A computed fold for a 341-nucleotide RNA from a bovine gut metagenome, annotated as Bacterial RNase P class A. The model forms 95% of the base pairs in the Rfam consensus. Its Rfam family is "Bacterial RNase P class A". Gene Ontology terms of the family: dimeric ribonuclease P complex, ribonuclease P activity and tRNA processing. By type it is a ribozyme. Rfam's curators write: Ribonuclease P (RNase P) is a ubiquitous endoribonuclease, found in archaea, bacteria and eukarya as well as chloroplasts and mitochondria. The coordinates come from a structure-prediction model, not an experiment, and the mean pLDDT is 76.

[in-house]
RNA sequence: AGUAGGACAGAUGAUCGCAGCUGCUAUUGCCGAAAGGACGCAGGUGAGGAAAGUCCGGGCUUCAUAGGGCAGAAUGCCGGAUAACGUCCGGUGGAGGCGACUCUAAGGAAAGUGCAACAGAAAUAUACCGCUAGAUUAUAUCUGGUAAGGGUGGAAGGGCAGUGUAAGAGACUACCGCCUGGCUGGUAACAGGCAGGGCACAUGUAAACCCCAUUCGAAGCAAGACCGAAUAGAAAGCAUAUGGCGGCCCGUCAGCUUUCGGGUAGGUCGCUUGAUUUCACCGGCGACGGUGAAACUAGAUAGAUGAUCAUCCAAGACAUAACCCGGCUUACAGUUUUGCU
Numbered sequence: 001a002g003u004a005g006g007a008c009a010g011a012u013g014a015u016c017g018c019a020g021c022u023g024c025u026a027u028u029g030c031c032g033a034a035a036g037g038a039c040g041c042a043g044g045u046g047a048g049g050a051a052a053g054u055c056c057g058g059g060c061u062u063c064a065u066a067g068g069g070c071a072g073a074a075u076g077c078c079g080g081a082u083a084a085c086g087u088c089c090g091g092u093g094g095a096g097g098c099g100a101c102u103c104u105a106a107g108g109a110a111a112g113u114g115c116a117a118c119a120g121a122a123a124u125a126u127a128c129c130g131c132u133a134g135a136u137u138a139u140a141u142c143u144g145g146u147a148a149g150g151g152u153g154g155a156a157g158g159g160c161a162g163u164g165u166a167a168g169a170g171a172c173u174a175c176c177g178c179c180u181g182g183c184u185g186g187u188a189a190c191a192g193g194c195a196g197g198g199c200a201c202a203u204g205u206a207a208a209c210c211c212c213a214u215u216c217g218a219a220g221c222a223a224g225a226c227c228g229a230a231u232a233g234a235a236a237g238c239a240u241a242u243g244g245c246g247g248c249c250c251g252u253c254a255g256c257u258u259u260c261g262g263g264u265a266g267g268u269c270g271c272u273u274g275a276u277u278u279c280a281c282c283g284g285c286g287a288c289g290g291u292g293a294a295a296c297u298a299g300a301u302a303g304a305u306g307a308u309c310a311u312c313c314a315a316g317a318c319a320u321a322a323c324c325c326g327g328c329u330u331a332c333a334g335u336u337u338u339g340c341u
Stems, first nucleotide, its partner, number of pairs: 001341008010312007018046002021043004029039001030037002048318001052329002055327005060220004072216005077091005092106001093104004107211002112209002114205003128150002130146007158176002161173003177199001178197004183192003224269004233260006242254004276295008313316001
């Protein structure tokens, strides 16, 4: 100088405030119709490495579901890890780097279709220049052959050397490449080597259509479960008494209570003890797995995690949980540490 990882994410103290938890007290009190609730005191706890984007996978919940297919979506070298994955680990092939190391969406272009601007004669088909044979009206023209050379292009008929030829050409030969079939090593991807084929099917593009293989039921905690004023409804009982309009009468309007049912407002649960965290040992190259011990680390529902003061120095970035977990992606001031080149 570089390369691959790891850790930290201002610190300490005081006061006030906010949200849960635990303990105590009270429970014939208070709020509420009820369901339900400390509502009082004390103690302790209270965001992240990404809490973010909501891009994948799973748990959980409700609905759906005999089985199969179409459509649609995702994935695409091999083996393993895992609850699962499009993630991770270890390899193979390819690309980059002197190297440590990094990147890789890496099935099929010999099923079919499409596209390839401009340039170029021609983009899969052909002859512009050139080379070359013949003819003629002969420094030229015409009819042929030719992909070796030039030119165009990101890409031009397997590459390169030789033989050969009028000039050329896998037409033939060696090596390399390609295809086919064995062999050896490897679980496999694949690697190495052998024999055959003269090359036909052969430009690229499948994050173009498409083909092949594998996988996928839908919606999401405002999921959903329980309790439960109201309003609609049903049944039973009671009663022409009572209440409203009114000073009274007449008149007129309204039945009342209980139970069931239903489930709006509201309340409780879901809700944080979990594929959890830390440490030790064992197995594995590793992702990870097993055993043992210890720990409990926010849980709100309009949504808390803040404010002020003092001291210190390196002067503090990106950013704020909302059912949970495993990943991916993106943002980030700096400080520090380990291996390797």